[in-house]
Context: one part of a larger RNA
RNA sequence: UGACGGGGGCCCGCACAAGCGGUGGAGGAUGUGGUUUAAUUCGACGCAACGCGAAGAACCUUACCAGGACUUGACAUGUAGUGAAUCCUGUCGAAAGAUGGGAGUGCCUUCGGGAGCACUAACACAGGUGGUGCAUGGCUGUCGUCAGCUCGUGUCGUGAGAUGUUGGGUUAAGUCCCGCAACGAGCGCAACCCUCGAAUUUAGUUGCCAUCAUUAAGUUGGGCACUCUAGAUUGACUGCCGGUGACAAACCGGAGGAAGGUGGGGACGACGUCAAGUCAUCAUGCCCCUUACGUCCUGGGCUACACACGUCCUACAAUGAGCAGAAAUAAAGGGUAGCAAGACCGCGAGGUGGAGCGAAUCUCAUAAAACUGUUCUCAGUUCGGAUUGCAGGCUGCAACUCGCCUGCAUGAAGUCGGAAUCGCUAGUAAACGCAGAUCAGCACGCUGCGUUGAAUACGUUCCCGGGCCUUGUACA
Numbered sequence: 001u002g003a004c005g006g007g008g009g010c011c012c013g014c015a016c017a018a019g020c021g022g023u024g025g026a027g028g029a030u031g032u033g034g035u036u037u038a039a040u041u042c043g044a045c046g047c048a049a050c051g052c053g054a055a056g057a058a059c060c061u062u063a064c065c066a067g068g069a070c071u072u073g074a075c076a077u078g079u080a081g082u083g084a085a086u087c088c089u090g091u092c093g094a095a096a097g098a099u100g101g102g103a104g105u106g107c108c109u110u111c112g113g114g115a116g117c118a119c120u121a122a123c124a125c126a127g128g129u130g131g132u133g134c135a136u137g138g139c140u141g142u143c144g145u146c147a148g149c150u151c152g153u154g155u156c157g158u159g160a161g162a163u164g165u166u167g168g169g170u171u172a173a174g175u176c177c178c179g180c181a182a183c184g185a186g187c188g189c190a191a192c193c194c195u196c197g198a199a200u201u202u203a204g205u206u207g208c209c210a211u212c213a214u215u216a217a218g219u220u221g222g223g224c225a226c227u228c229u230a231g232a233u234u235g236a237c238u239g240c241c242g243g244u245g246a247c248a249a250a251c252c253g254g255a256g257g258a259a260g261g262u263g264g265g266g267a268c269g270a271c272g273u274c275a276a277g278u279c280a281u282c283a284u285g286c287c288c289c290u291u292a293c294g295u296c297c298u299g300g301g302c303u304a305c306a307c308a309c310g311u312c313c314u315a316c317a318a319u320g321a322g323c324a325g326a327a328a329u330a331a332a333g334g335g336u337a338g339c340a341a342g343a344c345c346g347c348g349a350g351g352u353g354g355a356g357c358g359a360a361u362c363u364c365a366u367a368a369a370a371c372u373g374u375u376c377u378c379a380g381u382u383c384g385g386a387u388u389g390c391a392g393g394c395u396g397c398a399a400c401u402c403g404c405c406u407g408c409a410u411g412a413a414g415u416c417g418g419a420a421u422c423g424c425u426a427g428u429a430a431a432c433g434c435a436g437a438u439c440a441g442c443a444c445g446c447u448g449c450g451u452u453g454a455a456u457a458c459g460u461u462c463c464c465g466g467g468c469c470u471u472g473u474a475c476a
Base pairs, nucleotide, nucleotide: 001476002475003473004472005471007470008469009468010467011466012465013464015460016459019424020423021422022421023420026314027313028312029311030310031309032308033307034305035304042053043052064300065299066298067297068296069295070294073125077124078123079122080120081119082118083117086103087102088101089100090099091098092097107114108113127289128288130287131286132285136283137282138278139277140276141274143272148187149186150185151184152183153182154163155162156161167178168177169176193266194265195264196263198234199233200232201231202230203229204228207224208223209222212221213220237260240254241253242252243251244250316417320376321375322374323373324372325371333364334363335362338357339356343352344351345350383414388409389408390407391406392405393404394403430452431451432450433449434448435447436446
């Protein structure tokens, strides 16, 4: 100087407390361990692995296994030779591949040849999701959006170092003020950026409709007031007033205001820590394989199942379930190898067909919970829906291993969950649906979007994590 303390002081954080809803019990989904297996490819392992890489394993993907094949190779460059490229087709075969037959003679040209493509031979080489993340780059997680981490000069100290950065206040903040052997500065904080919230202005179609006509309908004429869209601008700064304070910084209250003291949210992550994670995104040193640890194909596996754990979904019901009704009411997105309306067929999944739309125009697309009426009357039930049988639909060469959906039948466990444990402070929790990426198909996952919309916070003694000062130490 640090680190540590079941030392002290001060201060934060959904850290506790106060509340609301869960997990842990059930069934299922999904990931992991274990076991099994020819293979169940690999990685990730306290927080910070376990609905994680994977924004989507039937083939492909695919790296694994079995079998069948290839060896300058599936891919790149170079040398030599041959041939246009390319197309059609026979046999064997599961395919890959092996082995035959036929058609075809293009483009540029200085007529030597050249460009491009294919084949053959040999050699330089290719290739490796093989190893090492403890050789590395890059990227990322984490402490932590915590308020810290340092430097120059000066001063002090023999020196390691100290000072500044400590102290008194204050702040979300090393934020600011005051003081001070320090004076300044840098990386962080904040602001500058995006978005939501108010207004003004510009613009007025595909958007809108107050006035006038018109229609089944903003449908059409008309209009651009209003809504909206999307560019610009204004607006909030403790600026104003009162009080407290040290005459400071600041804090408390108030006015005005759409918004008030960082207005809400996002992006943004200092010096560093964990030899943290990733050689399987990529790149890369070294090591290793080279008729195989490379490459191609078919089939299988990654989907196994006594069991254990994590994360979720659905429930156990009456604040509910079923049925009916009323065009109840969103936002944000996607669409041409696409979204697909009206119409017709089907109980339905879906089918036929195809208007319109590269979309403020058309379409996905009826939002759902909510509201009104009615049945059920506390039961393993008109709760719950697992499981199973039959019959179908869709995608796709192909749904057996191993997809999703529909109808009928079946109707399991489950009556609110032990010890323990998680999230959340406001348009939040909880509840409700909608969309998108991936994607032929497949979503209870993920990422977004809106709708309905709470309770509680006395307080900081305690648990956990963190910051500053100080103290002890046989630790570095």
About this RNA
Predicted 3D model of a 476-nucleotide part of an RNA (small-subunit ribosomal RNA, 3' major domain) from an uncultured bacterium. The coordinates come from a structure-prediction model, not an experiment, and the mean pLDDT is 84. The full RNA is in RNAcentral, with records from ENA and SILVA.